Predicted 3D model of a 72-nucleotide RNA (transfer RNA) from a Nitrospinaceae bacterium. The prediction has a mean pLDDT of 84. It matches the Rfam family "tRNA". Rfam classes the family as a transfer RNA.
RNA sequence: GGGUGCAUAGCUCAGCGGUAGAGCAUGGGAUUGCAGAUCCUGGGGUCGCCGGUUCGAUUCCGGCUGCGCCCU
Repeated sequence: GGGUGCAUAGCUCAGCGGUAGAGCAUGGGAUUGCAGAUCCUGGGGUCGCCGGUUCGAUUCCGGCUGCGCCCU
């Protein structure tokens, strides 16, 4: 330099155009002599950035940035 994949909650990841979810973690409560485990309940997101298509974009297209892999 060329090709390719990924970027979504604190972490690991879902989400085939119509107001974004799970597990773990975390706050509160129940239970317990205390704690753990278990159960109930809550909070937490400019969906990497800039444009384009569309009535509507996390999703489709282009560019950029970062990370991984392959080729040279």
Overview
The sequence is in RNAcentral, with records from ENA.